[in-house]
Molecule: transfer RNA
Organism: Syntrophobacteria bacterium
RNA sequence: GGGACUAUGGCUCAGCCCGGUUAGAGCACCUCGCUGAUAACGAGGGGGUCGUUGGUUCAAAUCCAACUAGUCCCA
Repeated sequence: GGGACUAUGGCUCAGCCCGGUUAGAGCACCUCGCUGAUAACGAGGGGGUCGUUGGUUCAAAUCCAACUAGUCCCA
């Protein structure tokens, strides 16, 4: 220098290919129940507008472009 992949709650991930309900799961966290107490278990709750910016569209986490960070390949 060229190319590929990854980026979504605190953590690990799904959803993206094929745009359309109010963005989901597990764990963690908070409250209550249960217990002598803790754990486990049961019930309820809070938390992300999807790496950044721009574009296309009636509508974008999803399509397009540039950029940022990380991993890897080629030279």